[in-house]
RNA sequence: CCGUGCUAGGCGGGGUACUAGGGGUGCCCUGAAUCCGAAAUCCUCUUCACGCGGAGCCGACUACCCGCCCGAGGGCGCAAAGCCCGUGGGUCGCACCGGUCGAGUUGAUGUUGAUGACGAAGUCCUGUUGUGGCGGAGCAUCGUGAACCGGGUCAGGUCCGAAAGGAAGCAGCCCUAAGCGACCUGCUCCGGGUACGGCAGGGUCGCUUCGACGGAGUCCACUCAUCGGAAAGCACCACGGACGGAUCGUUCGACGGCGGGGUGCACGG
Numbered sequence: 001c002c003g004u005g006c007u008a009g010g011c012g013g014g015g016u017a018c019u020a021g022g023g024g025u026g027c028c029c030u031g032a033a034u035c036c037g038a039a040a041u042c043c044u045c046u047u048c049a050c051g052c053g054g055a056g057c058c059g060a061c062u063a064c065c066c067g068c069c070c071g072a073g074g075g076c077g078c079a080a081a082g083c084c085c086g087u088g089g090g091u092c093g094c095a096c097c098g099g100u101c102g103a104g105u106u107g108a109u110g111u112u113g114a115u116g117a118c119g120a121a122g123u124c125c126u127g128u129u130g131u132g133g134c135g136g137a138g139c140a141u142c143g144u145g146a147a148c149c150g151g152g153u154c155a156g157g158u159c160c161g162a163a164a165g166g167a168a169g170c171a172g173c174c175c176u177a178a179g180c181g182a183c184c185u186g187c188u189c190c191g192g193g194u195a196c197g198g199c200a201g202g203g204u205c206g207c208u209u210c211g212a213c214g215g216a217g218u219c220c221a222c223u224c225a226u227c228g229g230a231a232a233g234c235a236c237c238a239c240g241g242a243c244g245g246a247u248c249g250u251u252c253g254a255c256g257g258c259g260g261g262g263u264g265c266a267c268g269g
Stems, first nucleotide, its partner, number of pairs: 001269006009058003012030005020046005034055004065260005073252005082243001084241006091235001093234002096229005102224004107219003116213001118211006124202009134191006141182004150175004158167003
């Protein structure tokens, strides 16, 4: 130096979660490097930590150990922008309301006479009155209506009388009183948040009509401008909270790079 066999060792690593702590299963990042079984009400180990049980491959090596660099990715912390919610504020802005001898546009109207201003009447209020109407009452009209205590006529019967003739009088019938009803209609009276007029008084902002003055604008809507108001829905400001997580700090850190160190036994050539 080479070959053969054995053994040490290796056959991923990291973060997070869990844990007294470590490893695993879980989730995540890397990477590519065996298989089977159980394992989050977890499986297993223990004073420093190699997972547990079983099988297989590589095998002293380009593997293993240590240090430094790089750095995927993760954890922790402060925390901006952004976004949502709540509370408060009350301002120029948006939205709301109102005003203007203001401007513009469309439209309507106007010399068959606009705005304006004058006079008269009406509309409005009160009182009163006329007619009608409504409601009520009364009268009139019709009907009904008295066993007896209303009238007329009074069968039968009764009474007086010698008789002739008289008398009272129930029922019935007729008429009626009080009462009860009907009544489209007629008359009278009373009443009113009744209708239309008359008369008188009041009132005169607005509206309608008429008469005359005057001689060209007037009005609606929308937009703009301006002034003011109310409100706080939007915008704005402040505070608080939830989500969020730039940047920064810190921590762990795979893969990779560089360097250093150590590296067993046996046999044979």